The prediction has a mean pLDDT of 81. Predicted 3D model of a 72-nucleotide RNA (transfer RNA) from a Patescibacteria group bacterium. Its Rfam family is "tRNA". Gene Ontology term of the family: triplet codon-amino acid adaptor activity. Rfam's curators write: Transfer RNA (tRNA) molecules are approximately 80 nucleotides in length. The family's RNA type in Rfam is transfer RNA.

RNA sequence: GGCCUCUUCGUCUAGUGGUUAGGACACCAGGUUUUCAUCCUGGUAACAGGAGUUCGAUUCUCCUAGAGGCUA
Numbered sequence: 001g002g003c004c005u006c007u008u009c010g011u012c013u014a015g016u017g018g019u020u021a022g023g024a025c026a027c028c029a030g031g032u033u034u035u036c037a038u039c040c041u042g043g044u045a046a047c048a049g050g051a052g053u054u055c056g057a058u059u060c061u062c063c064u065a066g067a068g069g070c071u072a
Base pairs, nucleotide, nucleotide: 001071002070003069004068005067006066007065010025011024012023013022018055027043028042029041030040031039048064049063050062051061052060
């Protein structure tokens, strides 16, 4: 250089056009406990950036950025 794959809460991850964008851990608050831990309940928090297609895009297309793989 060429080709391919990936990018979603703090971390890991589900989600193949109409979802309140879900779950686990973490964090915060409350309950339980003499205290801590455990356990229970609740809460905060996310679609890499831009453009396009569409009535509607996390999802499809293109470009950019980043990461990884194969190849010369």